Model confidence (mean pLDDT): 85 of 100.
A computed fold for a 468-nucleotide part of an RNA from an uncultured bacterium, annotated as small-subunit ribosomal RNA, 3' major domain.
The RNAcentral record of the full RNA draws on ENA.
Its Rfam family is "Bacterial small subunit ribosomal RNA".
[in-house]
Context: one part of a larger RNA
């Protein structure tokens, strides 16, 4: 100077408390120890590893095991030789490959050769998801969006250093006031950015339809007044008024206003901590493999199953299940795509193919909601796990190992120990809809709308975390 204290004072925070849902019990999904195993590649391990890297393991991916092959090499640059390879067929292979055959160069030119591809050679050399993240770069996480970290000059102290930045209020805020040997900057904080909430101008198509008029239908004619869209402005400053405060910062209340005191949300993340994580994104020091720890292939493995944990999903039912009937999104996706009306199938799906590169076509019937009917408290008309039979799709291929759909089957499960999680307003809890990855696969992740609460006395306890 810090840093720590079951040390003291102030403060803040879903951190306690007051409520609301849940996790720990069942059943699956999914990751993770552990076991097993030829392999079940690897990394990630208190918060802040365990639906994490992986926005998607059948082959491929694929680092992993097993066989099969290869050695200038799958992949670059250099020298030399040859003109061809490659597709086809053919023999063999699991295939990769290897023999064997038909066929057999291009382009440009001073005809000397260049070049492009191919094939064979000789070597420098390639290559390596080998090793170290305690050599590293850059990239990330995390204290934590906490309000803090600092610097010039100048005092002060032999120094280390201290002042500033602490003190009296204040604020979310080292925010701003006053006051001080300090005076000022600079990283942070705010604001500038983007979104949503009102308005007003400019546009009116593919969006919209008040009023004529028309039609099954904004379907036409016609408008652009509303919706909407998307560029430009305008609003919101404690500006105005009371009232406390030191006449200050600021608080407290009202007025107006679509909105009040940072309106809500985002992006933004200070000096530094954890030898924090990655050498398997990529980079790259050093070590290490070089007929192999390199590289090609077929099967296999990552999906295994006494057991333990973590994240989720779906129940245990009457605020419900089932059946008929009806009604409102928003975002974001589409051409190797999304796919309409028809037609067939109980269905998944199929023929078939109109429109659409899209405010025009499509996916597109949102679902919880209402209305009417049935169940009548039970392991059931609750719950779907497991299994058996038949099938649809996707794809060289669904045996190990995919998703979906009928018929059958109907497990555990009656609200969950000690314990433990998340939320403070369009929030929690519920209901559905979309997107990336993607040939297929989504209870995960990212992202849109719908319906919509309770409670907060309080800071005496836990946690974390500022200042003195």
């Nucleotide at each position: 100077u810090g840093a720590c204290g079951g040390g003291g004072g102030c403060c803040c925070g879903c951190a306690c408390a007051a409520g609301c849902g849940g996790u720990g019990g069942a059943g699956c999904a999914u990751g993770u120890g552990g076991u097993u195993u030829a392999a079940u590649u690897c990394g990630a391990c208190g918060c802040a590893a365990c639906g994490c890297g992986a926005a998607g393991a059948a082959c491929c991916u694929u680092a992993c095991c097993u066989g099969g092959g290869u050695u200038u090499g799958a992949c670059a640059u250099c020298c030399c030789c040859u003109g061809a390879c490659a597709u086809c067929c053919u023999a063999u292979g699991a295939a990769a490959g290897u023999a064997g055959g038909c066929u057999u160069c291009c382009a440009c030119u001073u005809c000397g050769g260049u070049g492009g591809c191919a094939g064979g050679g000789a070597g420098a050399c390639a290559g390596g998801u080998g090793c170290u993240g305690c050599a590293u770069g850059g990239c990330u996480g995390u204290c934590g969006u906490c309000a803090g970290c600092u610097c010039g000059u100048g005092u002060c102290g032999u120094g280390a250093g201290a002042u500033g930045u602490u003190g009296g209020g204040u604020u979310a805020a080292g925010u701003c006031c006053c006051g001080c040997a300090a005076c000022g900057a600079g990283c942070g904080c705010a604001a500038c950015c983007c979104u949503u909430g009102u308005u007003g101008u400019u546009a009116g198509u593919u969006g919209c339809c008040a009023g004529u008029a028309u039609u099954a239908a904004g379907u036409u004619a016609g408008g652009c007044g509303c919706u909407c869209u998307a560029a430009c402005a305008a609003g919101a400053c404690u500006g105005c008024c009371c009232c406390g405060g030191u006449u200050a910062a600021c608080g407290g209340g009202g007025a107006g206003g679509a909105a009040g005191g940072u309106g809500g949300g985002g992006a933004u993340g200070a000096c530094g901590u954890c030898a924090a994580g990655u050498c398997c994104u990529c980079a790259u020091g050093g070590c290490c493999c070089u007929u192999a720890u390199g590289u090609c292939c077929a099967g296999g493995g990552c999906u295994a199953c006494a057991c333990a944990c973590g994240u989720g999903c779906u129940a245990c039912a009457a605020u419900g299940g089932c059946c008929g009937g009806u009604a409102c999104a928003a975002a974001g996706g589409g051409u190797a795509g999304c796919a309409a009306u028809a037609u067939c199938g109980c269905g998944a799906g199929a023929u078939g193919g109109a429109g659409c590169c899209a405010a025009u076509c499509c996916a597109u019937u949102a679902a919880a909601g209402c209305c009417g009917g049935u169940c009548u408290c039970a392991g059931u008309u609750c719950g779907g796990a497991u299994u058996g039979g038949a099938g649809u799709c996707u794809g060289c291929a669904a045996c190990u190992c995919g998703a979906c759909u009928c018929c059958a089957u109907g497990a555990a499960g009656g609200u969950g120990g000690a314990a433990u999680c998340g939320c403070u307003a369009g929030u929690a809890a519920u209901c559905c809809c979309g997107g990336a990855u993607c040939a297929g696969c989504a209870u995960g992740c990212c992202g849109g709308g719908g319906u919509g609460a309770a409670u907060a006395c309080g800071u005496u306890c836990c946690c974390g975390g500022g200042c003195c």